RNAcentral holds the sequence, with entries from ENA. A computed fold for a 73-nucleotide RNA from Zingiber officinale, annotated as transfer RNA. The organism belongs to Zingiber, within Eukaryota.
RNA sequence: CCGACAUUAACUCAGUUGGUAGAAUAAAGGAUUGUAAAUCCUUAGGUCGUUGGGUCGAAUUCGACAUGUCGGA
Numbered sequence: 001c002c003g004a005c006a007u008u009a010a011c012u013c014a015g016u017u018g019g020u021a022g023a024a025u026a027a028a029g030g031a032u033u034g035u036a037a038a039u040c041c042u043u044a045g046g047u048c049g050u051u052g053g054g055u056c057g058a059a060u061u062c063g064a065c066a067u068g069u070c071g072g073a
Base pairs, nucleotide, nucleotide: 001072002071003070004069005068006067007066010025012023013022019056027043028042029041030040031039049065050064051063052062053061
């Protein structure tokens, strides 16, 4: 320098053909228990990396950029 892949909650990851974004763990509250752990219930937590385009409508499509991983020269 060229190419591919990844970027979504605090963390690890889903999200099908474009139609109002989810799980487990962690956190907070409650139930249970002599206390704690475990278990169960509830709640909060998101500019879907940034920016622009196209669309009635984008996490999803297109371009540029940023970061990381891998490959090639």